[in-house]
RNA sequence: AAUAAGAAAAGUGAAACUUGUUGUGAAACAGGGACGGAAAGCCACGGAUCUUGCCAGAUAGCCGGGUUGCCUUU
Numbered sequence: 001a002a003u004a005a006g007a008a009a010a011g012u013g014a015a016a017c018u019u020g021u022u023g024u025g026a027a028a029c030a031g032g033g034a035c036g037g038a039a040a041g042c043c044a045c046g047g048a049u050c051u052u053g054c055c056a057g058a059u060a061g062c063c064g065g066g067u068u069g070c071c072u073u074u
Stems, first nucleotide, its partner, number of pairs: 004073003012037001017032006035061001041067003045064003048059004
């Protein structure tokens, strides 16, 4: 450096619930919390779900795709 894999450790992230703020809303951000994760990092490109009177938005912890990457083993 490449390929494949995930038993353990380190580190990392943080569901439900809850408090505050923002938003019409889906939800987002911050504190507590700890269900879970090997991409639960990033990108709304395809599908899906949801919000919205419309325009338009939300979800990457719904699936696929793209891209980058930690540890260990081979």